[in-house]
RNA sequence: ACGGUCAGGCCGGACGGUCGCGCCGGGCGCUCAUGCCCGGUGAGGAAAGUCCGGGCUCCACAGGGCAGGCUGCCAGGUAACGCCUGGGCGCCGCGGACCGAAAGGCUCCGCGACGACGGAAAGUGCCACAGAAAACAGACCGCCAACCCGCAUGGGUUGGUAAGGGUGAAAAGGUGGGGUAAGAGCCCACCGCGCGUCUGGUAACAGACGCGGCACGGUAAACCCCAGCCGGAGCAAGGCCAAAUAGGCGGUGAGGGACGGCCCGUCCCGACCAAGACACCGCGGGUAGGCCGCACGAGGGUCCGAGUGAUCGUACCCCGAGAGAAAUGACCGUCCGGACGCUCGUCGUCCGACAGAACCCGGCUUAUAGGCCGGCCGUGCUC
Numbered sequence: 001a002c003g004g005u006c007a008g009g010c011c012g013g014a015c016g017g018u019c020g021c022g023c024c025g026g027g028c029g030c031u032c033a034u035g036c037c038c039g040g041u042g043a044g045g046a047a048a049g050u051c052c053g054g055g056c057u058c059c060a061c062a063g064g065g066c067a068g069g070c071u072g073c074c075a076g077g078u079a080a081c082g083c084c085u086g087g088g089c090g091c092c093g094c095g096g097a098c099c100g101a102a103a104g105g106c107u108c109c110g111c112g113a114c115g116a117c118g119g120a121a122a123g124u125g126c127c128a129c130a131g132a133a134a135a136c137a138g139a140c141c142g143c144c145a146a147c148c149c150g151c152a153u154g155g156g157u158u159g160g161u162a163a164g165g166g167u168g169a170a171a172a173g174g175u176g177g178g179g180u181a182a183g184a185g186c187c188c189a190c191c192g193c194g195c196g197u198c199u200g201g202u203a204a205c206a207g208a209c210g211c212g213g214c215a216c217g218g219u220a221a222a223c224c225c226c227a228g229c230c231g232g233a234g235c236a237a238g239g240c241c242a243a244a245u246a247g248g249c250g251g252u253g254a255g256g257g258a259c260g261g262c263c264c265g266u267c268c269c270g271a272c273c274a275a276g277a278c279a280c281c282g283c284g285g286g287u288a289g290g291c292c293g294c295a296c297g298a299g300g301g302u303c304c305g306a307g308u309g310a311u312c313g314u315a316c317c318c319c320g321a322g323a324g325a326a327a328u329g330a331c332c333g334u335c336c337g338g339a340c341g342c343u344c345g346u347c348g349u350c351c352g353a354c355a356g357a358a359c360c361c362g363g364c365u366u367a368u369a370g371g372c373c374g375g376c377c378g379u380g381c382u383c
Base pairs, nucleotide, nucleotide: 001379002378003377004376005375006374008373009372010371011370013335014334015333016332017331018330019329021042022041023040024039025038026037027036028035044354048365049364051363052362053361054360055359056234057233058232059231068230069229070228071227072226073087074086075085076084077083088117089115090114092112093111094110095109096108097107098105099104118225119224123223124222125219126218127217140165141164142161143160144159145158146157147156148155149154173191174190175189176188177187178186192214193212194211195210196209197208198207199206200205238292239291240290241289248283249282250281251280252279253278255269256268257267258266259265299318300317301316302315304313305312306311336352337351338350339349340348341347342345
């Protein structure tokens, strides 16, 4: 330098101007509504899906259990998680080493990807099709023995046999040797499997040694068992202020006329128990409406430190939308990037992905033009 790989990390047009829109602050005019001017500020890495986990708020709740749901190798991180980090095991791909004549093999190493990755010797269930047989194994072909038929290469009957063929996703340990009538863990070695001890590791697990002839097919995204976690609803949460109308509760409502300018006073008439109606006053609840909740928070940036890492700690600095069914836009110039075109230039035209807040935060998933940076591997060149 080129190529591959890592769903790796980051950015996601830049600057200036004009006009417009929302919110906040100030000023002027005007007072009825409101208008004008100035300044500040105004989307994202996903604001999305609303899938998971929290904060916050209200309701419920002595403790424990049943039912139900979720999670599921180990350790760590975190407010928490089904998220993240590191490790283990299994499986797959690529490369290298090893064995082999090769095909290929399995062991080791490196890189990468994937895994609902607790339990199938607690119980129950299921295992399609094919196949003789699918879990108390099983004789279709084949192989072997005995007997029978036959001149016979052959055929039949009975029995043995799981080594070979065939079926299947799966056929009851594998390879090699011995053994046998033929076979078979029947016996032996190695591998596998199980059990035990020791060693390493926090653990998952790994290694070594010994024992066991094998006793244990698969399926738990079948029931089930084991362990852990989980109360419900959601900002239309919830709190405060509070019209008109209707309804609720409570209180008050016997005085009127004549004389007289008015009050006192005198005279006349009437009511007087309860309930209801009506009028007025007051109280309280709810509604419309308004205010709060509402952005200083598990917040962001930089340095240093701890850690393999996720992450955590200290110091310093910063404040970055918050409304109301809802503003965040358009144009011009210069540049950047891309596509197309030709007269190939200091050119022209077009384009700038996905998308968009509504209580907030941490994740996951999905969408995304283009660009920048990095780790690892391979090849080539130079020093």